[in-house]
A computed fold for a 126-nucleotide RNA, annotated as Glycine riboswitch aptamer.

RNA sequence: GUGAAAGCACAGGGAGAGAGCACCGGGAGCAUAGACUGCCCGCAGGUGCCGCCGAAGGAGUAAGCCGAAACGUCGUGAUUCAAGCGGCGAGGUGAAUCUCUCAGGCAAAAGGACCUUUGCCGGACG
Numbered sequence: 001g002u003g004a005a006a007g008c009a010c011a012g013g014g015a016g017a018g019a020g021c022a023c024c025g026g027g028a029g030c031a032u033a034g035a036c037u038g039c040c041c042g043c044a045g046g047u048g049c050c051g052c053c054g055a056a057g058g059a060g061u062a063a064g065c066c067g068a069a070a071c072g073u074c075g076u077g078a079u080u081c082a083a084g085c086g087g088c089g090a091g092g093u094g095a096a097u098c099u100c101u102c103a104g105g106c107a108a109a110a111g112g113a114c115c116u117u118u119g120c121c122g123g124a125c126g
Base pairs, nucleotide, nucleotide: 002126007120008119009118011116012115013114018050020049021048022047023046024045026043027041029039030038031037051106052105053104057102058100059099060098064093065092066091071089072088073087074086075085076084
């Protein structure tokens, strides 16, 4: 000098599933002479119930890898028996858009795993 991964920022893309029901309760509107009354509202908030989604986050795990000694089991030893040796077994580690649905979500908006452009950072490899 070259400049891989990872990370950060801006921008673009980005799925699924009830604007569910009941009650409490405040407020708005209408009715009324006026209301603490009546009617009414995809309304703030709260409680309960049922249905559903998986792509924030979280949890689970396949192969593989680790696995001292003892033990069990299989093989070898071996024609028979034993030592020895090897495999498997507890356990640990172990990915995802898989699984679970704790959390989150189920009009729009927001959020959103992940993908891409650009910039910054970074400094693998030769």
It matches the Rfam family "Glycine riboswitch aptamer". Rfam describes the family as follows. This family represents the bacterial glycine riboswitch. Gene Ontology term of the family: glycine biosynthetic process.